[in-house]
Context: one part of a larger RNA
RNA sequence: CUGGGCGUAAAGGGUACGUAGGCUUUUUUGUAUGUUUCCGGUGAAAUUCACAGGCUCAACUUGUGACUUGCCGGAAAAACUGCAGAGAUUGAAUCCGGAAGGGGAAAGCGGAAUUCCUGGUGUAGCGGUGAAAUGCGUAGAUAUCAGGAGGAACACCAGUGGCGAAGGCGGCUUUCUGGUCCGGAAUUGACGCUGAGGUACUAAAGCGUGGGUAGCAAACAGGAUUAGAUACCCUGGUAGUCCACGCCCUAAACGAUGGAUACUUGAUGUCGGGAUGUUCGGUCGUCUCGGUGUCGUAGCUAACGUGUUAAGUAUCCCGCCUGGGGACUACGGUCGCAAGACUGAAACUC
Repeated sequence: CUGGGCGUAAAGGGUACGUAGGCUUUUUUGUAUGUUUCCGGUGAAAUUCACAGGCUCAACUUGUGACUUGCCGGAAAAACUGCAGAGAUUGAAUCCGGAAGGGGAAAGCGGAAUUCCUGGUGUAGCGGUGAAAUGCGUAGAUAUCAGGAGGAACACCAGUGGCGAAGGCGGCUUUCUGGUCCGGAAUUGACGCUGAGGUACUAAAGCGUGGGUAGCAAACAGGAUUAGAUACCCUGGUAGUCCACGCCCUAAACGAUGGAUACUUGAUGUCGGGAUGUUCGGUCGUCUCGGUGUCGUAGCUAACGUGUUAAGUAUCCCGCCUGGGGACUACGGUCGCAAGACUGAAACUC
């Protein structure tokens, strides 16, 4: 000496489940795989190194020793590791009693609003903009009242509030269904953590087949603006947005921060439990478990910042980075109906 890193400089996989593998609480007995010590054998010579000798010196060369870091056999040790046996309960799971929730799927229902249709009232404008025009309207619009149709979204409640692994989830009711938290400590007795491959899920857009289409609106058309205006603004408007089934598999899929476990001063909000005291009263206080915020100690950090929800202190496992461009590319491969996705270089150049 036996890399250093990944919030923002290059770098955390979009998320979960899980195979192999890696790692793994505690007590005891045995064994002796790894481990440690000792002994023996072997580890060719030359080379190399050390010390001497021989050529007048040196190169060269001779001798002795070291080295040969290894392997094999035997003896011993038993802390750690492995293996085998027997236990333990704190990790994990189950059970019992409570609790909150836009977690998921299906069916049904509701009101407000937009648009359209029918009828009434009513008359010359409406609409739109910076200003206008295109557009709509005497075939009666806009406005207003009544009735009807249809689709989509669910105001207020609504909150750095809740739930979910992530994507994400918000009107109401019912049915089916997943997870979580608290209290008890009855049961099992390490059943655990991570996870290459793999599998499942995965916003929006997009694709296929069949429906649906109120509003909005890529493309497109027209009106403006402008030197031009393939835009921004306006009037229209088709895919799409919605539903069913099947694909696609990507995002600034972000906390730009992988998962698990343990430890390390605090203050103050808030959500869900529990214990205890208090009160007319979940009324207030104290303690405690789980989530979610803000501010900050030590520490860490290039700084910004982070700070018990760590980017602190440690251990285990996975993924990833290694100058910029070329290049989220080419070629090949796998997947896809396609669009394309994943994997992923080099020449050259600075």

The part of an RNA shown here (small-subunit ribosomal RNA, central domain) has 350 nucleotides and comes from an uncultured organism. The full RNA is in RNAcentral, with records from ENA. The prediction has a mean pLDDT of 88.